[in-house]
Molecule: Lysine riboswitch aptamer
Organism: Ureibacillus sinduriensis BLB-1 = JCM 15800
RNA sequence: AGUAAGGAUAGAGGAGCAAAAACCAUCAGUACACAGUUUGAGGACUAUGAGAUCCGAAGAAGAUUGUGAAAAGGGGAAUUUGCCGAAGCUUUUGAGAAACUCAUAAUCUCACGAGCUGGUUCUGUUGUUGAACAAAUGCAGAACUGUCAUAUAGGUUUCUAUAUGGAGGGCUAUCUUACGC
Numbered sequence: 001a002g003u004a005a006g007g008a009u010a011g012a013g014g015a016g017c018a019a020a021a022a023c024c025a026u027c028a029g030u031a032c033a034c035a036g037u038u039u040g041a042g043g044a045c046u047a048u049g050a051g052a053u054c055c056g057a058a059g060a061a062g063a064u065u066g067u068g069a070a071a072a073g074g075g076g077a078a079u080u081u082g083c084c085g086a087a088g089c090u091u092u093u094g095a096g097a098a099a100c101u102c103a104u105a106a107u108c109u110c111a112c113g114a115g116c117u118g119g120u121u122c123u124g125u126u127g128u129u130g131a132a133c134a135a136a137u138g139c140a141g142a143a144c145u146g147u148c149a150u151a152u153a154g155g156u157u158u159c160u161a162u163a164u165g166g167a168g169g170g171c172u173a174u175c176u177u178a179c180g181c
Stems, first nucleotide, its partner, number of pairs: 002179003006176006014084001016083005023076002032068007042055003046105006087117005093111005118145008127137002147166008
């Protein structure tokens, strides 16, 4: 010289990532409440089954008319904050929540583990989710961009351009450990 995914610190990518409160639109003239009409025996907050407790012919659930009338989640442009596996998705296990208890299933939140994705955008989709034609996400395709390697050409003090390929356990810089010289 070099080898070890070595270790530590600091950084870069850009329409970069995420979070928070306020505002705005949507949710929606929906849920819900009251009153009327109709109907006529069931009903009780994710679904099914069982149990318990209540309500109900002094009218349950449903439908319809009128009056009043939301919210959460998701979204938008800016601000602030934290950051560069930022973050996202899938999945095993465990714990918890969801207006009585148990069981099953589904949903949501959190934690550990495992796997995939460098980042962004667009298009398609008879996938999932969602109120939705928004958004998110799965799959497929395309484009742009950053980084490293290789090749070619130019330049000249290691840079630019083109092409191909790889992946963040990466890349750049500095310091450092062991082996080795």